[in-house]
RNA sequence: CUGAAUAAAAAAGCGCCAGAACCAUUUGGGAGGUGAGAAGUGUAUCUCUAGCUUCUCAAUUUGGUUGACGAGGGGGGAGUUAAUCGAAGCUUUCGGCGGAUGCUCCCCGGUUGGUCACGAUCGUGAACGGCAUCACAAAACCGGCAGGCGACUGCCGGGACAAAGGUGUCAGGUGACAGAU
Numbered sequence: 001c002u003g004a005a006u007a008a009a010a011a012a013g014c015g016c017c018a019g020a021a022c023c024a025u026u027u028g029g030g031a032g033g034u035g036a037g038a039a040g041u042g043u044a045u046c047u048c049u050a051g052c053u054u055c056u057c058a059a060u061u062u063g064g065u066u067g068a069c070g071a072g073g074g075g076g077g078a079g080u081u082a083a084u085c086g087a088a089g090c091u092u093u094c095g096g097c098g099g100a101u102g103c104u105c106c107c108c109g110g111u112u113g114g115u116c117a118c119g120a121u122c123g124u125g126a127a128c129g130g131c132a133u134c135a136c137a138a139a140a141c142c143g144g145c146a147g148g149c150g151a152c153u154g155c156c157g158g159g160a161c162a163a164a165g166g167u168g169u170c171a172g173g174u175g176a177c178a179g180a181u
Stems, first nucleotide, its partner, number of pairs: 014098004019094001020066005027059001028057007037048002069086003075107006108123005114177005129170006141158007
């Protein structure tokens, strides 16, 4: 250093990086500069070349960097993949792989004026929906510190702006049975 096994830790805009972009670098091509030395010479501001050096390339080597800003979301089992909400940006938050609290079906459970069945709708804070109300969002932005040759990365301070959602309220299907009046 590689492979295998075992153990522990670590996550959901989460993890990884084969496309792509960017940075450094290797080699080579091109255009210059310098130039030991070589050749030539009647003269010359001439010719060639190792090395060094600058620029450039749609070429090439090796490595590195980027690759989702928070909020929210878990009854059990199976299946499935482009799995909720908005912010920023309009350039890559692109593209690819994997996963995931999403979605579908079944079971269980809650609500649906007492019971049961079906239907609807949800998941223990357990009706779709209407109205009202509530919320320090983070990055982006501004000002700084630190690390790196660099692309970039981490952290600190400042002041903002969401939606889903929460809370309250309105609002409750069909049939049968029972009860009350």